[in-house]
RNA sequence: GCUGAUGUAGCUCAGUAGGCAGAGCACCUCCUUGGUAAGGAGGAGGUCCGGGGUUCGAAUCCCCGCAUCAGCU
Numbered sequence: 001g002c003u004g005a006u007g008u009a010g011c012u013c014a015g016u017a018g019g020c021a022g023a024g025c026a027c028c029u030c031c032u033u034g035g036u037a038a039g040g041a042g043g044a045g046g047u048c049c050g051g052g053g054u055u056c057g058a059a060u061c062c063c064c065g066c067a068u069c070a071g072c073u
Stems, first nucleotide, its partner, number of pairs: 001072007010025004019056001027043005049065005
């Protein structure tokens, strides 16, 4: 330098024939216990790497960047 993949909640990841953002773990409150753990109920937390474009509507499609990983040279 070229090619490809990935980027979504604190962490690990789902979510693509475009249509109000999810799960597990972690966190907070409550129940249960003599107490802890486990278990049960409820809750908070992200407008999806950044900027443009298409569209009535974009995490999703297109373009340009950034970061990480892999391959090639």

The RNA shown here (transfer RNA) has 73 nucleotides and comes from a Eubacteriales bacterium.
Taxonomically the source falls in Eubacteriales (Bacteria, Bacillati, Bacillota, Clostridia).
Rfam family: tRNA. Its family is annotated with triplet codon-amino acid adaptor activity in the Gene Ontology.
Its mean pLDDT, the model's own confidence on a scale to 100, is 82.